The part of an RNA shown here (small-subunit ribosomal RNA, 3' major domain) has 480 nucleotides and comes from a metagenome. It matches the Rfam family "Bacterial small subunit ribosomal RNA". Rfam links the family to the GO terms structural constituent of ribosome and ribosome. The family has 99 seed sequences and 42,628 matches in Rfam 15.1. The RNAcentral record of the full RNA draws on SILVA. The prediction has a mean pLDDT of 82.

[in-house]
Context: one part of a larger RNA
RNA sequence: UGACGGGGACCCGCACAAGCGGUGGAGUAUGUGGCUUAAUUCGAUGCAACGCGAAGAACCUUACCUGGGUUUGACAUGUAUUGUGUCUCCGAUGAAAGUCGGAUAGUGUAGCAAUACACGCUUUACACAGGUGCUGCAUGGCUGUCGUCAGCUCGUGUCGUGAGAUGUUGGGUUAAGUCCCGCAACGAGCGCAACCCCUGUGAUCUGUUGCCACCCGGUUUUCCGGAGCACUCGGAUCAGACUGCCUAGAUCAACUAGGAGGAAGGUGGGGAUGACGUCAAGUCCGUAUGGCCCUUACACCCAGGGCUGCACACGUACUACAAUGCCCAGUACAAUAUGAACCGAUACCGCGAGGUGGAGGAAAUCGAAAAAACUGGGCUCAGUUCAGAUUGAAGUCUGCAAUUCGACUUCAUGAAGAUGGAAUCGCUAGUAAUGGCGCAUCAGCUACGGCGCCGUGAAUACGUUCCCGGGUCUUGUACA
Numbered sequence: 001u002g003a004c005g006g007g008g009a010c011c012c013g014c015a016c017a018a019g020c021g022g023u024g025g026a027g028u029a030u031g032u033g034g035c036u037u038a039a040u041u042c043g044a045u046g047c048a049a050c051g052c053g054a055a056g057a058a059c060c061u062u063a064c065c066u067g068g069g070u071u072u073g074a075c076a077u078g079u080a081u082u083g084u085g086u087c088u089c090c091g092a093u094g095a096a097a098g099u100c101g102g103a104u105a106g107u108g109u110a111g112c113a114a115u116a117c118a119c120g121c122u123u124u125a126c127a128c129a130g131g132u133g134c135u136g137c138a139u140g141g142c143u144g145u146c147g148u149c150a151g152c153u154c155g156u157g158u159c160g161u162g163a164g165a166u167g168u169u170g171g172g173u174u175a176a177g178u179c180c181c182g183c184a185a186c187g188a189g190c191g192c193a194a195c196c197c198c199u200g201u202g203a204u205c206u207g208u209u210g211c212c213a214c215c216c217g218g219u220u221u222u223c224c225g226g227a228g229c230a231c232u233c234g235g236a237u238c239a240g241a242c243u244g245c246c247u248a249g250a251u252c253a254a255c256u257a258g259g260a261g262g263a264a265g266g267u268g269g270g271g272a273u274g275a276c277g278u279c280a281a282g283u284c285c286g287u288a289u290g291g292c293c294c295u296u297a298c299a300c301c302c303a304g305g306g307c308u309g310c311a312c313a314c315g316u317a318c319u320a321c322a323a324u325g326c327c328c329a330g331u332a333c334a335a336u337a338u339g340a341a342c343c344g345a346u347a348c349c350g351c352g353a354g355g356u357g358g359a360g361g362a363a364a365u366c367g368a369a370a371a372a373a374c375u376g377g378g379c380u381c382a383g384u385u386c387a388g389a390u391u392g393a394a395g396u397c398u399g400c401a402a403u404u405c406g407a408c409u410u411c412a413u414g415a416a417g418a419u420g421g422a423a424u425c426g427c428u429a430g431u432a433a434u435g436g437c438g439c440a441u442c443a444g445c446u447a448c449g450g451c452g453c454c455g456u457g458a459a460u461a462c463g464u465u466c467c468c469g470g471g472u473c474u475u476g477u478a479c480a
Stems, first nucleotide, its partner, number of pairs: 001480002003477003007474007015464002019427005026319008034310002042053002064305007073128001077127004083121003088103006107118004130294002133292003139288001141283003144279001146277001151190006157166003170181003196271004201239007210229002215226003242265001245259005321420001325379006338367002342361002347356003386417001391412007433456007
């Protein structure tokens, strides 16, 4: 100087407390461990692995296993060499890959032609290719984490023999090393904040595909056609919030508490943004890359299987256990997005999944039932008109192909489950809780996952004694 302390002081955080809803019990989905297996590919392992890499394992993917094959190779460049003119077709064998055999049209330049050269393909040979093989403890790059915590440093000066200290400590204050005051320090840098994006208010300009107040026409309704841009809305440019104003407190400071005006008030709300560093943290299976290793195989191609196995254990979710509910009928209101090998309306067929068909739409123009909510009716506390696992039968769709191993539909079946022990998690406001909708991946799908969007919409915070994590100062230390 650090680190540590079941030392001290101060401060902060959904850390506790106060509340709301869960997890832990059940069933299922999904990941992991374990077990099994020819293989169940590999990685991730306290927080910070476990709905993680994987934004989609039937084949492919695929790296694993079994079997069948290839050896200059599926791919690149070069040298030498053989044949040939670009393409393609047929047969045999086979699960395919492959192997064997056969047929075949006819490039450009120079030249009358023979032929030569170029560019391709091809044969052989060699350099080489190839490796998701090992090492993340050889690395780059990227990422997680402490932590969006308020810290981490430097120059000059001063002090100290020196390591170092000072500044950065102290008194206040702040979300903040934020600012003020003081001070052997004076300044500066990386962080904080601001500058950026979205959102909340208004003004101006601009109006089509958006809008429809006024006017005209047509009407059965819906702006349907004119006319229009007032309004909503879209786009652009500005304004607006700065403790600016008032009161009180405070060192006439920083600031704090309250108030006015205001759409918004003291960082308005949200996002992006992650200092010096820590964990030899993660990744050689994204790619790159040193070294090592394989080279008729640890490379490459193919078929089938596996990654989906199941006495069990754990994590994360979904669905429930019901009456603030379930079922039936009626009826209202969104936003984000997305569509051409695509989205697909009206109509018809089917109980339904879906099928036929194809208007319109490269889309503010066309394409969706929003659901919870609300209204009316039924159920009356039951393992039930709760719950839906499991199983049987019949189907639909995608796709060469749904047996291992897809999703969905209908009929039948109707399991566990009575609000869950010890323990444990999230959340402070348009949040929690709850309801639906969209998108990526994608032929289809295991999505109940992930990322977004809008609807309805709470309760509680006395306080900082305690638990956890962090910051500053101080103290002890046989630790570095």